[in-house]
Context: one part of a larger RNA
RNA sequence: AACGAAAAUGCGAGCGAGAAACUCGCACGCCGAAAGCCCAAGGUUUCCCGGGCCAUGUUAUUCAGCCCGGGGUUAGUCGGCACCUAAGACGAGGCCGAAAGGCGUAGUCGAUGGAAAACCGGUUCAUAUUCCGGUACUUGCAUGUGCGCGUGAUGGAGGGACGCAGGAGGAUAGCCCGGCCAAGUGAUGGAUAUCUUGGUUCAAGGCCGUAGGCGGAAGUCUCAGGUAAAUCCGGGACUUCUAUAACGCCGAGAGUCGAUGACGAGAGGCUUUGCUUCGCAAAGCGGUCGAUUCCACACUGCCAAGAAAAGCUUCUAAGCAUAGCACAGGCAAACCGUACCCCAAACCGACACAGGUGGGCGGGUAGAGAAUACCAAGGCGCUU
Numbered sequence: 001a002a003c004g005a006a007a008a009u010g011c012g013a014g015c016g017a018g019a020a021a022c023u024c025g026c027a028c029g030c031c032g033a034a035a036g037c038c039c040a041a042g043g044u045u046u047c048c049c050g051g052g053c054c055a056u057g058u059u060a061u062u063c064a065g066c067c068c069g070g071g072g073u074u075a076g077u078c079g080g081c082a083c084c085u086a087a088g089a090c091g092a093g094g095c096c097g098a099a100a101g102g103c104g105u106a107g108u109c110g111a112u113g114g115a116a117a118a119c120c121g122g123u124u125c126a127u128a129u130u131c132c133g134g135u136a137c138u139u140g141c142a143u144g145u146g147c148g149c150g151u152g153a154u155g156g157a158g159g160g161a162c163g164c165a166g167g168a169g170g171a172u173a174g175c176c177c178g179g180c181c182a183a184g185u186g187a188u189g190g191a192u193a194u195c196u197u198g199g200u201u202c203a204a205g206g207c208c209g210u211a212g213g214c215g216g217a218a219g220u221c222u223c224a225g226g227u228a229a230a231u232c233c234g235g236g237a238c239u240u241c242u243a244u245a246a247c248g249c250c251g252a253g254a255g256u257c258g259a260u261g262a263c264g265a266g267a268g269g270c271u272u273u274g275c276u277u278c279g280c281a282a283a284g285c286g287g288u289c290g291a292u293u294c295c296a297c298a299c300u301g302c303c304a305a306g307a308a309a310a311g312c313u314u315c316u317a318a319g320c321a322u323a324g325c326a327c328a329g330g331c332a333a334a335c336c337g338u339a340c341c342c343c344a345a346a347c348c349g350a351c352a353c354a355g356g357u358g359g360g361c362g363g364g365u366a367g368a369g370a371a372u373a374c375c376a377a378g379g380c381g382c383u384u
Stems, first nucleotide, its partner, number of pairs: 009027006028381004036361004042341002046339001047071006056064002076137002078337003083114002088109003094103003118135005138333004143328005150320002155315004163302004169295003174289001176287003179200006201262002205257003212250004216241008225233002263284001266278005303306001347356002363375004
């Protein structure tokens, strides 16, 4: 000199050999589109409890992401796998190459995408959409009952299925105000008041089918198309219904059930950071504002013209006469991940490093605003 951001500390109590730094309390200060909360990646036990202080911690340490011992991660529905494909990878035969090997058809893999289904409350020292309580849902299998005759794919068709910008509408989340419920009544001049403070919460799912959006619809006949076939799709002709319609499809939200429920003020005792016992439960409504969220890439516009495949629906071929559909109750739903950190002292930077790191939520007052300032919840005062 340095002790790694100038966000800030002070006091009391406790434990202790020892306290500026640990714990508790009070006050003060800082962040608050974050310095809060939840995930992905990555880390891999750092999580929780008890004990400890030689080392680690830029000082001390009774503390710790340190040391020792013990404990902790519970799933049909979350994510993966069991399904599908993209870029890309591999690649039977095949082509090329002195060889090694390169390319590549069929095919097999490969999520960052598609594809069935769960919410609210409670609970642990540490897990919870996983445990518990309550209420749901999905798929498959077999059985029964009813209806009942064609069924059937690795093939055909539909669908899945998609850009960006702009503006408008309908909603909801959320906030605020009022009403209602509960508590309080002022150490200083006044305030029982039109006062103050707090609360006023609740899902998936079932029923309903709305705001709105899209398509004309149905039938008969027929056809060199869809590699074969087709009653399916497509082309053509005709008939009927209508043209703000009807019908069909999609579709938030509200309402209602869910809920005679949960949550939402406690009191007592004791060995008083806590443990335990006892029970009971108030109001739980209305309105304004109102999203970057939902209806929904729905509409309009534009040019750079904006994945695929499976699940799903339908059609027939071979084959077979097994069906198939609805309802009911029954059974099954394995395996892997799940702790904790996650803008960071736990990841990437040799460090407890003023750097870097994808996504979601993101309240109030003022404000166009996610700016800025001050605050809430929550978290911190940056280890001399």